C1' cells in the first nucleotide's frame, strides 16, 4: 500500500418553540370531615427533576420473585451430552482436546454409544452386509477354418445361450469387505511376505482431564445411520405479575336468628336507674364482584480504579441513580452543524441548490441465545508486493 481475519465502543450532536407522563413543590377553584385551628379526596394552572435500546423485538432457554402442590423412591413424559473452569442458573460464556475447513490470522461442528438389540440404506448397480459375477480375464470340453507333422497330435483365428475357476482391470454408486510392491498361480485373491494406514489389548512417559506420545502383541480389515427405536449418564413438580395482596361498594332478589302487651332497635346520658319513641333490627349469600391501592422498580445495578486469572470470572476501594405507564406518556415544527446521494459550477483547493441520516420501541425484573440495522470510530491480527 493491497487484500483479509478477530474484538470491542457508538448509532446524529447543538439550540429555539409548541405539546405528553410519573413524581415534587406552589397557586387557586369545588366536594367532604371537624364547633375550629385544620385535614382529606378530585380537576385546573405554574416551576422544577427525570423520560426507550442495543436490540426494549422474537418469547427460544435459564433463573428472581408469588402462589398451589409436596416424606422418601420409582414409573411415565421432557431435556442435555468431547473434557475442565466460570455462573444465582442454564442449552450461555471462557480455556482446551477431537474432527474438518483456510497459506495464514482464523473458522465451523445437536462432539455418548453402532461387539445390548431392532430397524433403514433410495436411483444406479450383477451384487449393499454374515454380499455378488454385468464386461472382462484364466482352465476344461466342443464346431469350423488355416498352418506344421509320416502318424498320434500341436499351434493359430472365430465361435458355443456348453462345464468351471477368479475378483487383480472395466463399469454403478455417497459406500464395493484395506493400500503399495513382491512371492505365487491357468488367471487370481492377505493364501503368503515386507512397508504402511485402521481396529482391539497390554506396557510406559506427559497431562487435573477429554486426549496426545512410543514400544510390543494380536486376527489380517469386523460398512454407514442414533436431528431412528433405543442403551448409559446427568438435570427437570405445576402455574405464572392478568402471579399474588390489601381496602372495599351500590341496586334489585334471596335465606337465617332476634322481636313485635315476657319489647327486638332507637333517643337523652361517661354509666346504671329512670323517661320517652317504639315494628323491625342483626348477619350471611349477591360479593371479597365493580372500583381503587400495593406488588412496582436500589438491582446476582452501572462507571472507574487496583489486585487475582491465559480467560470466562471473582474480590476490594470509590463515585453514580439511569422510566414506572393501566388503554398506556417519551412526540411535532424550525435553525445551525455533521454524513451520505443526486444536479449545477469551478481558479480542482472546494462552492451552491436539493433530497435523505437506519433498524426499531418498555410493561414484574435480570443473564444469555436468535433474529432486525443507513452509517461511524478505536484495537489487536494475518497474507502479498515494495522500500530502508
Nucleotide at each position: 500500500c493491497g487484500a483479509g481475519c478477530c474484538g470491542g465502543a457508538c448509532g446524529a450532536g447543538c439550540g429555539g418553540u409548541c405539546g405528553c407522563g410519573u413524581c415534587a413543590c406552589c397557586g387557586g377553584c369545588g366536594c367532604c370531615c371537624g364547633c375550629g385551628a385544620g385535614g382529606g379526596c378530585g380537576g385546573c394552572g405554574g416551576u422544577g427533576c427525570c423520560g426507550a435500546g442495543g436490540a426494549a423485538a422474537g418469547u427460544c432457554c435459564g433463573g428472581a420473585c408469588u402462589c398451589c402442590a409436596c416424606a422418601g423412591g420409582g414409573c411415565a413424559g421432557g431435556g442435555u451430552g468431547g473434557u475442565g473452569g466460570g455462573u444465582a442458573a442454564c442449552g450461555c460464556c471462557c480455556a482446551c482436546c477431537c474432527g474438518g475447513g483456510g497459506u495464514g490470522a482464523c473458522c465451523c461442528g445437536c462432539g455418548g454409544g453402532a461387539c445390548a438389540g431392532u430397524g433403514c440404506c433410495a436411483c444406479a448397480g450383477a451384487g449393499a452386509a454374515c454380499a455378488g459375477a454385468c464386461c472382462g480375464c484364466c482352465c476344461c470340453c466342443u464346431g469350423c477354418g488355416g498352418c506344421c507333422g509320416c502318424g498320434a497330435g500341436g499351434c493359430c483365428g472365430c465361435g458355443g445361450c456348453g462345464g468351471g475357476g477368479u475378483a487383480a482391470g472395466g463399469g454403478u454408486g455417497a459406500a464395493a469387505c484395506g493400500g503399495u510392491g513382491g512371492u505365487g498361480u491357468a488367471a487370481g485373491a492377505g493364501a503368503c511376505c515386507a512397508c504402511c494406514a485402521g481396529c482391539g489389548c497390554g506396557a510406559c512417559g506427559g497431562g487435573u482431564g477429554a486426549c496426545c506420545g512410543c514400544c510390543g502383541c494380536g486376527g489380517c480389515u469386523c460398512g454407514g445411520u442414533a436431528a431412528a427405536c433405543c442403551c448409559c449418564a446427568c438435570c427437570c413438580g405445576g402455574a405464572g405479575c392478568a402471579a399474588g395482596a390489601c381496602c372495599a361498594g351500590a341496586c334489585a332478589g334471596g335465606c337465617a336468628g332476634c322481636g313485635u302487651u315476657c319489647g327486638a332497635g332507637g333517643g337523652c346520658g361517661g354509666c346504671c336507674c329512670g323517661c320517652c319513641c317504639g315494628a323491625g333490627c342483626u348477619g350471611c349469600c349477591g360479593g371479597g364482584u365493580a372500583g381503587g391501592u400495593c406488588g412496582c422498580u436500589g438491582g446476582a445495578g452501572g462507571g472507574c480504579g487496583c489486585c487475582g486469572g491465559c480467560a470466562a470470572c471473582g474480590g476490594c476501594g470509590u463515585c453514580c441513580c439511569g422510566a414506572g405507564a393501566u388503554g398506556g406518556a417519551u412526540g411535532g415544527c424550525c435553525g445551525c452543524u455533521g454524513c451520505g446521494g443526486c444536479c449545477g459550477g469551478u481558479u480542482c483547493g472546494c462552492c451552491g441548490g436539493u433530497c435523505g441520516c437506519a433498524c426499531a420501541g418498555a410493561a414484574u425484573c435480570c443473564g444469555g441465545c436468535u433474529u432486525a440495522c443507513a452509517g461511524u470510530c478505536c484495537g489487536g491480527c494475518u497474507c502479498g508486493u515494495c522500500c530502508c
About this RNA:
Model confidence (mean pLDDT): 78 of 100. This is a predicted structure of a 388-nucleotide RNA (Bacterial RNase P class A) from a Kineosporiaceae bacterium. It matches the Rfam family "Bacterial RNase P class A". Rfam links the family to the GO terms dimeric ribonuclease P complex, tRNA processing and ribonuclease P activity. A source record names the gene rnpB. NCBI's taxonomy places the organism under Bacteria, Actinomycetota, Actinomycetes, Kineosporiales, Kineosporiaceae. The RNAcentral record of the sequence draws on ENA.